[in-house]
RNA sequence: GCUGGUGUGGCUCAGUCGGUAGAGCAGCUGAUUCGUAAUCAGCAGGUCGCAGGUUCAAGUCCCGUCACCAGCU
Numbered sequence: 001g002c003u004g005g006u007g008u009g010g011c012u013c014a015g016u017c018g019g020u021a022g023a024g025c026a027g028c029u030g031a032u033u034c035g036u037a038a039u040c041a042g043c044a045g046g047u048c049g050c051a052g053g054u055u056c057a058a059g060u061c062c063c064g065u066c067a068c069c070a071g072c073u
Base pairs, nucleotide, nucleotide: 001072002071003070004069005068006067007066010025011024012023013022019056027043028042029041030040031039049065050064052062053061
């Protein structure tokens, strides 16, 4: 330098043919218990690496760019 892949709550991941973002764990509150753990109920937390474009509508499509991983030279 070239090619491919990945990037989504604190962490690990899902997200269909483009239809307006979810799960588990962790956290907080309450219930239960003599108390803790476990269990149960509820709550909060991200606008999707960054920046543009297309579209009525973009995590998803297109361009650029950044970081990481793998391969080639």
A computed fold for a 73-nucleotide RNA from a Clostridia bacterium, annotated as transfer RNA.
Rfam family: tRNA. From the family's description: Transfer RNA (tRNA) molecules are approximately 80 nucleotides in length.
The source organism's lineage runs through Bacteria, Bacillati, Bacillota and Clostridia.